[in-house]
RNA sequence: GACCGGUUGGCCAAGUGGAAAGGCGCGGAGCUGCAACCUCCGUAAUCCUCGGUUCGAUUCCGAGACCGGUCU
Numbered sequence: 001g002a003c004c005g006g007u008u009g010g011c012c013a014a015g016u017g018g019a020a021a022g023g024c025g026c027g028g029a030g031c032u033g034c035a036a037c038c039u040c041c042g043u044a045a046u047c048c049u050c051g052g053u054u055c056g057a058u059u060c061c062g063a064g065a066c067c068g069g070u071c072u
Base pairs, nucleotide, nucleotide: 001071002070003069004068005067006066007065010024011023012022018055025043026042027041028040029039030038048064049063050062051061052060
C1' cells in the first nucleotide's frame, strides 16, 4: 500500500428498513439464625463518527477512525 472481517448498555452478545432479544453485573425484595445458592422486581444502549438515500436508518450507500487478519 491492496483486500477481507469487526465496532450494539459497565462486560459478553443477538438482531434487522417501522426504530434493539438474552446472559453477566449492579440495586431492591423474598428465602435463611446470618450468609451463599435459588426466585421475583427493577436498572442501563446518541447501535464508532460524519455525510447521503428514504416518510422512516442500528440496518442500505459513501468517506473517515479504531481493532483483528490475509497478501505485497
This is a predicted structure of a 72-nucleotide RNA (transfer RNA) from a Polyangia bacterium. Its Rfam family is "tRNA". The family's RNA type in Rfam is transfer RNA. Rfam links the family to the GO term triplet codon-amino acid adaptor activity. The prediction has a mean pLDDT of 81.